[in-house]
């Protein structure tokens, strides 16, 4: 420089093109004498922009970081 793979809540990590899940963390209540486990609720995400489509985390074009490979 070229190829190839990723970029989802605070974190980690799921999702045939069709209501973005889980699990930890957090906040709020129950329950204890407190605090912890437990139990109920609850806030939080799809890298940026454009495009296809009824419908886009996904599909196509791009811009940016990231980690591999080759010169």
């Nucleotide at each position: 420089u070229g190829c190839g793979g990723g970029a989802u809540g605070g974190u980690g990590u799921a999702a045939c093109g069709g209501c973005a899940g889980c699990a930890c963390g957090c906040u709020c209540g129950g329950u204890u004498c407190u605090g912890g486990u437990c139990c109920g609720a609850g806030a939080a995400a799809u890298u940026g922009g454009g495009g296809u489509u009824c419908g886009a985390a996904u599909c196509c074009c791009u811009g940016u970081c990231c980690c591999g490979c080759a010169g």
This is a predicted structure of a 71-nucleotide RNA (transfer RNA) from an uncultured Solirubrobacteraceae bacterium. Rfam family: tRNA. RNAcentral records the identical sequence in 3 taxa. The coordinates come from a structure-prediction model, not an experiment, and the mean pLDDT is 83.